[in-house]
Molecule: SAM riboswitch aptamer (S box leader)
Organism: soil metagenome
Formats: sequence, C1' cells, structure tokens
RNA sequence: UAUCUAGACCGGCUGAGGGAAAGGCCCUUAGAAGCCGGGGCAACCACCGAGGAGACUCUCACGAGACUCCGAAGAACGGUGCCAACUCCUGCGGAGCCGAAAAAGCGGCUCCGAUAGAUG
Repeated sequence: UAUCUAGACCGGCUGAGGGAAAGGCCCUUAGAAGCCGGGGCAACCACCGAGGAGACUCUCACGAGACUCCGAAGAACGGUGCCAACUCCUGCGGAGCCGAAAAAGCGGCUCCGAUAGAUG
C1' cells in the first nucleotide's frame, strides 16, 4: 500500500486439541493440531493479452514503426497464498429503524468507519 460476504479436500503417519488473543458460539476420538503425498481454488507477483490512451519517428498522403501507460478475457510453466462457519461473531466511534419509556439511558436489527489480524 491493495484485498479480505466468492471459491476450493482426499489419502498416509500420529493422537487431543483447534478456530490469533478475551468473551461468545462452534469444529473435533465418526480423529484436533502437526508432518508427508496427491488433488483443487484463486489470479497477488510473474506470464499471456482483445482493446484503448499519450507523445515520438518515418511518409506528399494513406499508413507504418518502436516506446510509455491503462487493460477485458485467460490459466499451460513458475513464486507466494488459500481449501468449516463473512476475518465465525462481538468489542471502539457513528448513522438509521423498531420496542417499552417522561427523559437520560436501555434492548434488538441493519449499515458505515476505526482498531486489531491475515495474505500479497
């Protein structure tokens, strides 16, 4: 700095945890995490690339050339990543709606943003 509501699992070894932390809620001996093998997803880097823009050079002109930038689509090779649940949900700030309520405030739902985190 960009993205994070999409997508994608089998086998072997092993054997009790795991989902970052807290709270919740889940997954898990019908096998957690880890390691190994294979498979897949995706399109960040790299690759490919319809098309578009810019200025430049050549040409009488039509037009041609190389350069820079943007870029739909793609996925054969390579570098990462990923393959329960929206980053599983919440917290901090704000907006809207609803409920009871005199108000302050409280509860519920939806949305926006921040923080934190993950990946490039």